[in-house]
Transfer RNA from a Candidatus Bathyarchaeia archaeon, 74 nucleotides, folded computationally. It matches the Rfam family "tRNA". By type it is a transfer RNA. The sequence is in RNAcentral, with records from ENA. NCBI's taxonomy places the organism under Archaea, Thermoproteati, Candidatus Bathyarchaeota, Bathyarchaeia (SeqCode).
Parts: sequence; structure tokens; C1' cells
RNA sequence: GGGCCCGUAGCUCAGUGAGGCAGAGCAUCCGGCUGUUAACCGGAACGUCGGGGGUUCAAAUCCCCUCGGGCCCG
Repeated sequence: GGGCCCGUAGCUCAGUGAGGCAGAGCAUCCGGCUGUUAACCGGAACGUCGGGGGUUCAAAUCCCCUCGGGCCCG
């Protein structure tokens, strides 16, 4: 230098095929239950979907550029 894959909540990851409300589990906070704690049950908060631009009525998803990580080739 070239190719491929990954980046989404504090953590681990779905969602991308075929564009249409941004989700799950754990963790955190509040409440219930309990003599208390844990477990269990209910609820809440938490996201510029790595960044920028484009296409579109509408982009995590499609296109271009770019950053970080991994693998392979030279």
C1' cells in the first nucleotide's frame, strides 16, 4: 500500500438480508414483597447507532470520505 470483518445504553450483544417508533440481558436508581438482606415482582433513567457528508418523505440499515480495533495479502 491492497482486501475483508468489527464499532449500537455503564457492560455483553441483537437489529442491517427486503430503509419505516432504537431493543434484550446484566448493572444502576425507585417502589413492592421479606423481621432484615438476597432472590423474586413492578417501574424509571441511561444512545449525537465511532465521526462527517450524500441519496430519500424517511437512514443504525443504501452510497462516499474518514477514525479506531482485528485478520489476511504484498